[in-house]
Molecule: small-subunit ribosomal RNA
Organism: uncultured bacterium
RNA sequence: AGAGUUUGAUCAUGGCUCAGGAUGAACGCUAGCGGCAGGCUUAACACAUGCAAGUCGAGGGGCAGCGCGGAGGUAGCAAUACUUCUGGCGGCGACCGGCGGAAGGGUGCGUAACGCGUGAGCAACAUGCCCGUGGCAGGGGGAUAAGCGAUGGAAACGUCGUCUAAGACCCCGUAACAACAGAGUUCGCAUGGACUUUGUUUGAAAGCUUCGGCGGCCACGGAUUGGCUCGCGUCCCAUUAGGCGGUUGGCGGGGUAACGGCCCACCAAACCGACGAUGGGUAGGGGUUCUGAGAGGAAGGUCCCCCACAAUGGAACUGAGACACGGUCCAUACUCCUACGGGAGGCAGCAGUGAGGAAUAUUGGUCAAUGGGCGGAAGCCUGAACCAGCCAUGCCGCGUGCAGGAAUAAGGCCCUACGGGUCGUAAACUGCUUUUGUACGGGAGCAAUAAGGGCCACGCGUGGUCCGAUGAGAGUACCGUACGAAUAAGCAUCGGCUAACUCCGUGCCAGCAGCCGCGGUAAUACGGAGGAUGCGAGCGUUAUCCGGAUUCAUUGGGUUUAAAGGGUGCGUAGGCGGCGUGCCAAGUCAGGGGUGAAAGGUUCCGGCUCAACUGGGACAGUGCCUUUGAUACUGGUGUGCUGGAGUGCGCUUGCCGUGGGAGGAAUGAGUGGUGUAGCGGUGAAAUGCUUAGAUAUCACUCAGAACACCGAUUGCGAAGGCAUCUCACGAAGGCGUAACUGACGCUGAGGCACGAAAGCGUGGGGAUCAAACAGGAUUAGAUACCCUGGUAGUCCACGCCGUAAACGAUGAUGACUAACCGCCGGUCCGCUAGGGUCGGUGGCCAAGCGAAAGCGAUAAGUCAUCCACCUGGGGAGUACGACCGCAAGGUUGAAACUCAAAGGAAUUGACGGGGGCCCGCACAAGCGGUGGAGUAUGUGGUUUAAUUCGAAGCAACGCGAAGAACCUUACCAGGUCUUGACAUCGUAUGCAUAGUCUAGAGAUAGAUGAAAUCCCUUCGGGGACAUAUAGACAGGUGGUGCAUGGCUGUCGUCAGCUCGUGUCGUGAGAUGUUGGGUUAAGUCCCGCAACGAGCGCAACCCCUAUCCUAUGUUACCAUCAUUAAGUUGGGGACUCAUAGGAGACUGCCAGGGACAACCUGGAGGAAGGCGGGGAUGACGUCAAGUCAUCAUGCCCCUUAUGUCCUGGGCUACACACGUACUACAAUGGCCGGCAACAGAGGGAAGCGAAGCCGCGAGGCGGAGCGAACCCCAAAAACCCGGUCCCAGUUCGGAUCGCAGGCUGCAACCCGCCUGCGUGAAGUCGGAAUCGCUAGUAAUCGCAGGUCAGCAUACUGCGGUGAAUACGUUCCCGGGCCUUGUACACACCGCCCGUCACACCAUGGGAGUUUGUUGCACCAGAAGUAGGUAGUCUAACCGCAAGGAGGACGCUUACCACGGUGUGGCAGAUGACUGGGGUGAAGUCGUAACAAGGUAGCCGUAGGGGAACCUGCGGCUGGAUCACCUCCUU
Repeated sequence: AGAGUUUGAUCAUGGCUCAGGAUGAACGCUAGCGGCAGGCUUAACACAUGCAAGUCGAGGGGCAGCGCGGAGGUAGCAAUACUUCUGGCGGCGACCGGCGGAAGGGUGCGUAACGCGUGAGCAACAUGCCCGUGGCAGGGGGAUAAGCGAUGGAAACGUCGUCUAAGACCCCGUAACAACAGAGUUCGCAUGGACUUUGUUUGAAAGCUUCGGCGGCCACGGAUUGGCUCGCGUCCCAUUAGGCGGUUGGCGGGGUAACGGCCCACCAAACCGACGAUGGGUAGGGGUUCUGAGAGGAAGGUCCCCCACAAUGGAACUGAGACACGGUCCAUACUCCUACGGGAGGCAGCAGUGAGGAAUAUUGGUCAAUGGGCGGAAGCCUGAACCAGCCAUGCCGCGUGCAGGAAUAAGGCCCUACGGGUCGUAAACUGCUUUUGUACGGGAGCAAUAAGGGCCACGCGUGGUCCGAUGAGAGUACCGUACGAAUAAGCAUCGGCUAACUCCGUGCCAGCAGCCGCGGUAAUACGGAGGAUGCGAGCGUUAUCCGGAUUCAUUGGGUUUAAAGGGUGCGUAGGCGGCGUGCCAAGUCAGGGGUGAAAGGUUCCGGCUCAACUGGGACAGUGCCUUUGAUACUGGUGUGCUGGAGUGCGCUUGCCGUGGGAGGAAUGAGUGGUGUAGCGGUGAAAUGCUUAGAUAUCACUCAGAACACCGAUUGCGAAGGCAUCUCACGAAGGCGUAACUGACGCUGAGGCACGAAAGCGUGGGGAUCAAACAGGAUUAGAUACCCUGGUAGUCCACGCCGUAAACGAUGAUGACUAACCGCCGGUCCGCUAGGGUCGGUGGCCAAGCGAAAGCGAUAAGUCAUCCACCUGGGGAGUACGACCGCAAGGUUGAAACUCAAAGGAAUUGACGGGGGCCCGCACAAGCGGUGGAGUAUGUGGUUUAAUUCGAAGCAACGCGAAGAACCUUACCAGGUCUUGACAUCGUAUGCAUAGUCUAGAGAUAGAUGAAAUCCCUUCGGGGACAUAUAGACAGGUGGUGCAUGGCUGUCGUCAGCUCGUGUCGUGAGAUGUUGGGUUAAGUCCCGCAACGAGCGCAACCCCUAUCCUAUGUUACCAUCAUUAAGUUGGGGACUCAUAGGAGACUGCCAGGGACAACCUGGAGGAAGGCGGGGAUGACGUCAAGUCAUCAUGCCCCUUAUGUCCUGGGCUACACACGUACUACAAUGGCCGGCAACAGAGGGAAGCGAAGCCGCGAGGCGGAGCGAACCCCAAAAACCCGGUCCCAGUUCGGAUCGCAGGCUGCAACCCGCCUGCGUGAAGUCGGAAUCGCUAGUAAUCGCAGGUCAGCAUACUGCGGUGAAUACGUUCCCGGGCCUUGUACACACCGCCCGUCACACCAUGGGAGUUUGUUGCACCAGAAGUAGGUAGUCUAACCGCAAGGAGGACGCUUACCACGGUGUGGCAGAUGACUGGGGUGAAGUCGUAACAAGGUAGCCGUAGGGGAACCUGCGGCUGGAUCACCUCCUU
């Protein structure tokens, strides 16, 4: 410090996710030790048991218990034992009394508050114990507890009588202080304070002693601790906006330690609040902790400070202090005891229990230390504290060994290319060490000092120093010795992020997953294994917080199109504000002072062996208060200025507003005339109108609405919006001038006003158009688009509504920042042309900005001020609530749930029922076919034991198959074999084993058995071969063409596909390759930020067309001779063959073109513009085809999915399709004749001549030929002659019968051919569809391969030999440019809504129910205060009666619980119901994205199964074409 994830890729926006740190944690696996810390986050739920607050005998009366002493008694010789009495002593239960139980300890319920923090104040207060100063302690009195007696009760606990003490209680005296009243002095910010003085009133005490001392009272002062008040700070909700009755203040009282509506009476009507009152929710606050670079964000456990609370609620008493955790009283709930009458209790103290929960410890030890209470002290008490126990809960430290050791051993259910690799120096083994461990031994510090004693000092009762008991932890830490590598390693991960890879298993299953995503037979992603990586006594997971997140942005973001500018203006509060000067000093800045507790943090130094931990010092703690100063800026105040703003005056502009009047064209209607059969409407029609006279046309009349041309990127207005002419009224802008005011300004939350269309109300009006509606069409349907009608509405007045794509998708104001070209309004200079200036309105561009598109003085640039708004998509602008509205609805405006994206701009493709240009037998023009028939063949389907398998639009279907009777053959039935039909290796034996016989369908089995042999040899043997045997293995046309190689098809012989360097762009990419021409061609030329290059094109290769040269046999024969015949001699001219050359290049001419490329025409030439044909197939596409040609990974079978054999099947047959053959006839059939004329092939297990036989297929025969020699071999159409005469025929030949031939072991299933006979359909073929542009189509035959035999197929060959192409509108395919896109699996794309089903959360809902709260009323415990007829009463007064005072009772006021009624808020639940989300497949349509096939969208209204449709107004975020305008060149 970043990374992953939206896309085919890119940039930016934006969310989600991860890596880090942290925790009072929990869970899983694992676990050796120690130190330091921490340990109910949940039920402030309920609690058994024990302990947690006592102490003082130096306050008191006393003596229950213990001990001592004394006096007696009994027993005993005695010691002694027992016993009685005795408070005399040590001591001491209970009691009176004092001090302490208000601290310490716990918890976080409540509390949004002066509760806390910070800083001040109290002139408005208190303060036990402690310290200091001054003073005092005189006299008297009456009770009471305990005790004793009696008595009630189960108990708790009482009641009555009687006795008694005090430092308990009371009275008197005295004193200061205090209070009140008066006088004086002085001080303070105000109320007021301080001091002096006079008078009046009230008003203290306590003793004890061990003789050392300890106490008591008053006043003042100090210290400490508290109380109260104030400034500032302190969570969320405005879908909580108004709150408030002691409420705000005053006067007078009461009350308190003290101020105060704290309380009361009276008076006034205030007070708080958008700077957030009131209400609701949540929450103890801080020091600090975590995180972060910081600013911040989150938290408040342990420790410290403060607050609050003590079962729940209320109350007071006592006291210095409480409204009191281990006190009291009352109420309530709960628990317990009970004799049923009545009582007891409060762990949020320490342990502990139950419950709750994912989860949190021992019913431990000690007061040794520290601290607290009491005491003079010893001491007692202390679950405070110190220790120990449990828990890896955290942090820190240590260890589990170190060194050597390679045949890199063995082993691995690890991998492998089978060579090896890896675990791995790892182990074994050798040496060393001993932290830890075990055993034994030693053994702390923590302890200071108390009582007491010694000494010293002085201010003479204090200080110092020395001695002097005491250790829970603990025989612990630590140290030493011995032993021995001995006792000690796991967890998670290994697809990317993110360090770490292989095998097996599984097969969209099981599972994983933080995000992206893995898994459908080769998974580095699941599970296991081996290996590796990370951390390590821990490691992972989960939860939560901060970070990353600049993703709420103060530091530090945005708003044209990504989310986001309010529809527009006026204006309130608020915020901000021109130039000069004087004063002030609030902000601001500087210096000083106080405070910011400790702990914590940082840093330095120190202590535990180090560290964690801990001691000391310093700093920090960014803050608050105070004081002194400065005055630039801001602010306040005074005084000026004119530049901002405004006013006046002059000129001027306009579709600016409101109201009135007027006009013509058009439309419709009415009346009349003319006139006759249609009109109207559409893509085409129909509905409709019309002989009752329409449409058309003429004249007149009426009505309402809107204003053509001008007209424009024009003008005006704040926006919405505004258009005939004219009048009136009103408003505004601009320019000029510089007379006036003198900052009067800008913005603007709330507020107010205006605000298209649609819509609503009332009343008019109603021509046109036209939601709804009706009809006609279209259509699969058509609730639409089209047509005919048509109502609201459209218009006016008044009143509502308040929304629009209300858009420049761009808030308002001011300032600044290059140019150029227009237009509108004014003005200045100028004779004009032209120029300047102000305001407005357009275009293009610079810098700059921007993600880019783009913006660019009319900013989206650079600054300033103010307002509004945004924070992932969906849910949703929905629900609830509130406000507004007559309604429709508007404004404000969530959540649950769900997704990992949604969205912007640009790029490359692909696509478009977008555009432009151009090709192709693509269409058109032609010729011939297919589709109909019969047959052949292939396929589907069906059938079958099997009908083996593959191929599937073009690009499967006479395809693999260049040839299934057996074989082939892979299929089926049956019969066999199991190291196998085939390959390699070992051992043994031996040798090719033929032939014959028997059984069998055969494979095979059995018998017999002649014969003795192949090659090499260094003679040892080796090899080949056969048989037997053993296992390694063979074998598989079994699967996967979606694991593959190779080969092939197709787009397409289409003209394309790319690269290097450079340049442009943030980038994907672009440029080049686009443009102007041209070509068959990215072919070439020109131009150009490109310049070059590669694969393709072309050429090079083959065949063919002409010629030349060489060579002439088996080819040829002109001349010579010869023959039946190039038969022979001869020839080397010709044909032909073979080989090598020449030739064609737009080379030449003319014209066009740009002087180019090139095109058109011509000459010459065998051939002319690529001469014709072939081979040749770019980058790539289709997971195209093939595992059955072959090869091959993996999987599967192994007495079978292998192998052999016989037979069958692949040849089936209702049917459908493809491809062919033959036809339907006269351009023909048949017969006869010319045995007319080819080319290219093939031939030895072959072609096979002549001749003879057969009607023929064929047979016999065997010449010749391994072939320019011989043979196949006859070419056929053609030509000549004849016949047939338009018929199902002398066409056609299927089918069937008979008789034969050939091949072959074998023609039944299932071959071909011949002869004779038979003679089916078919008379040119519906929709539709195919091929072909010249030696082509069409037509005719020939040959070859395969092959024993089998050809209508295939591959070749030649013969005869056409027609047509105007042209590119359309169909199909393709190429280039451009445009739109929501597509990228790329239109066979994407995608919307209803319906149906399942699940989820949620709104409404008759209600039901729970909690909380307001108001009104009832009620009123305990307590306090007031009152008081009643009852009682020691201290004081009084001789007494009695009084004062007090208590009880009663009563009044206040008030907790409780109750009644009625509201508010919140939660839960609810028949039914509404929409929403998600889901693998479903139903109906096709709305959107391309002009998405009716451009889309916004607002509104109506309609419709649904997406939607239609009306009105608006927007461009619409394609295309044309015109206009503008810009560039």